[in-house]
Molecule: Lysine riboswitch aptamer
Organism: mouse gut metagenome
RNA sequence: AGAGGUCGCGUGCUUCAAGAGUAGCUCAUCGGAUGUGUUCAGGCACAGGGGAACAUGGGAGAAAGGGGAGGACGCCGAAAGGUGCAGUACCUGAAAGCUGUACUCUUGGGCAUGCAGUGAAGAGCUGCAUGACUCUCAUCACUGUCUGAUGGGGAGCU
Numbered sequence: 001a002g003a004g005g006u007c008g009c010g011u012g013c014u015u016c017a018a019g020a021g022u023a024g025c026u027c028a029u030c031g032g033a034u035g036u037g038u039u040c041a042g043g044c045a046c047a048g049g050g051g052a053a054c055a056u057g058g059g060a061g062a063a064a065g066g067g068g069a070g071g072a073c074g075c076c077g078a079a080a081g082g083u084g085c086a087g088u089a090c091c092u093g094a095a096a097g098c099u100g101u102a103c104u105c106u107u108g109g110g111c112a113u114g115c116a117g118u119g120a121a122g123a124g125c126u127g128c129a130u131g132a133c134u135c136u137c138a139u140c141a142c143u144g145u146c147u148g149a150u151g152g153g154g155a156g157c158u
Base pairs, nucleotide, nucleotide: 001158002157005076008075009074010073011072013070014069015068016067025059026058027057028056029055034047035046036045037044038095039094040093041092042091043090079107080106081105082103083102084101085100086099087098088097108134109133111131112130113129114128115127116126117125118124135153136152137151138150139149140148141147
């Protein structure tokens, strides 16, 4: 400085479907004391017999993450995960979510299947296992090439 793939990786933008006739709001009925502030515990605040939660029916009624298509940009540890630290919704503790950061701890790449987690989801994503495919290196065989077998993987290969 290049290559792997035309489902290589990631980030915006536009648009479409879904999310969903869901959440929240509001009215009525029932009900009769709790409910809300991410979950749990404690506290604090707010609402509540001028009627809480639950349930039923009606009215109007979203959004985010994720996905399809299009095109743009940055790239080839592209990137993803794991662990630690810090921050973050009223306060404290724990958990989980989100953001940032450190570590060379794991993974060459995509796909399919199974399990688990996440998710509205038969989508997608993440992790583990298996399978063939593919890229590359080493060794051996075949022997211009090519092909096959075995074993590795990016801090690599050319």